This is a predicted structure of a 127-nucleotide RNA (FMN riboswitch aptamer (RFN element)).
The prediction has a mean pLDDT of 81.
Its Rfam family is "FMN riboswitch aptamer (RFN element)". From the family's description: The RFN element is a highly conserved domain that is found frequently in the 5'-untranslated regions of prokaryotic mRNAs that encode for flavin mononucleotide (FMN) biosynthesis and transport proteins. Rfam links the family to the GO term FMN binding.
[in-house]
RNA sequence: UAUUACUUUUGGGGAUUGGUGUGAUUCCAUACCGGCGGUACAGUCCGCGAACGCAAGUUUAACCGCUUGCGCCGAGCAGGUGAAACUCCUGCACCGACAGUUAAAGUCUGGAUGGUAAAAAGUAAAG
Numbered sequence: 001u002a003u004u005a006c007u008u009u010u011g012g013g014g015a016u017u018g019g020u021g022u023g024a025u026u027c028c029a030u031a032c033c034g035g036c037g038g039u040a041c042a043g044u045c046c047g048c049g050a051a052c053g054c055a056a057g058u059u060u061a062a063c064c065g066c067u068u069g070c071g072c073c074g075a076g077c078a079g080g081u082g083a084a085a086c087u088c089c090u091g092c093a094c095c096g097a098c099a100g101u102u103a104a105a106g107u108c109u110g111g112a113u114g115g116u117a118a119a120a121a122g123u124a125a126a127g
Base pairs, nucleotide, nucleotide: 003125004124005123006122007121008120009119010118017029018028019027031107032106033096034095035048036047037046038045043094044093052071053070054069055068056067057066058065076092077091078090079089080088098110099109100108
C1' cells in the first nucleotide's frame, strides 16, 4: 500500500402563521424538510436502503421471528457559467411507504430504545 476476514462505533430531517369547521399540525392558503454510494457539489440522473407483497429455507403443535431470493419502489424543466454540471448559479415547477386519528398526514402518534444502505476506526492473515 491494496486485498480478505473479523470486531467496535456512527448511521433521517421537517407544520410557522392564518382560514373553514362540533372536530383538522390531516382540508384550504402560507411555511418547513431532503438517508447512502457514484458522477463537476443531485430529494427529481444511475445504483442502493427502509416500508409493503410473494416464494423457499429454518424454527414451531401452529403462528411470530430469522435468513435468502424475486417482485414493488415518487418527482425537472428552461436559461447562464464552464473543458466538463439533468449536480453549481438564476427562474419557475414537482415528489414523498405502511398502520392510527373526532376530518383525508412527507412534517402528529405508532411499529422503531428496531432494522438497513453505508461511513469511520481497529485487529488479524497473506504478499